Predicted 3D model of a 74-nucleotide RNA (transfer RNA) from a Candidatus Pacearchaeota archaeon. Rfam family: tRNA. Its Rfam clan is "tRNA clan". Its mean pLDDT, the model's own confidence on a scale to 100, is 84.
This record gives sequence, C1' cells and structure tokens, in this order.
RNA sequence: GAGCCCGUAACGCAGCCAGGUAGCGUGCCACUCUGAUAAGGUGGAAGUCCUGGGUUCAAAUCCCAGCGGGCUCA
Repeated sequence: GAGCCCGUAACGCAGCCAGGUAGCGUGCCACUCUGAUAAGGUGGAAGUCCUGGGUUCAAAUCCCAGCGGGCUCA
C1' cells in the first nucleotide's frame, strides 16, 4: 500500500441482508425469599447504535468519506 471482517448498555452479543417502538444474557440498584449469606423470584436504572455527511416522511439498518481494531496479501 491492497482486500475482507468487526465497532450497538459497565462486559459478551443479537438486530443490519429486506429501513418503521433499540433488545437478550451477565453485571448493577431496589424489593421479595432466608435466622443470615448465596441461589431463586419480581421490578428498575443504564445507549449521541465509532465519527461526519448524504438519501428518505422515517436510518443501528441504505450510500459516501473518515477513525479504531482484527485477519490475509504485498
């Protein structure tokens, strides 16, 4: 230098192809349960969806550029 893949909650990821309420698990907080703790049960908080721009009534999703990470080639 070139090609491909990835970037979404504190962490691990789904959703993207085919645009229409941002989700799951773990963790965290409260309550419940227990003599108490753990486990279990119920509820809750937590997101500029990597950044900027474009298309669209509407973008995590499509398009362009950039940034970061990984793999391969040179």